Molecule: SAM riboswitch aptamer (S box leader)
Organism: Chitinophagales bacterium
RNA sequence: AACUUAUCAAGAAAGGCUGAGGGACUGGCCCGAUGAAGCCUUGGCAACCUGUUUCGUUUACAACGAAGCAAGGUGCCAAUUCCAACUCUGAUACGAAAUAUCAGAGGCAGAUAAGUC
Numbered sequence: 001a002a003c004u005u006a007u008c009a010a011g012a013a014a015g016g017c018u019g020a021g022g023g024a025c026u027g028g029c030c031c032g033a034u035g036a037a038g039c040c041u042u043g044g045c046a047a048c049c050u051g052u053u054u055c056g057u058u059u060a061c062a063a064c065g066a067a068g069c070a071a072g073g074u075g076c077c078a079a080u081u082c083c084a085a086c087u088c089u090g091a092u093a094c095g096a097a098a099u100a101u102c103a104g105a106g107g108c109a110g111a112u113a114a115g116u117c
Stems, first nucleotide, its partner, number of pairs: 002116007013042005021031003026084003043077003048073002050070008081109001086106008
């Protein structure tokens, strides 16, 4: 890098160095000299893996499931993954079509975790 599975409407920032970008890509819309990105320190959120307790399934073990606890490995700490993009459905505008707006569902893409090769 590729593939598989799960999740993505909740949650959580201060200080120092530095100095102009950042929100993946495109469009929009935002954030940013009242300090972006990056690095460091400290703190926090969460519970994927991990550990552990109880209960259930089992003759028993293993395994699986449910509910807790801890926080070792990751992750995360503006805005729903910031929104949309492709398809479909519904509503409204119009005599109809086209089109536009709004709402919903699915998909694509992405992120993170665990695993496979």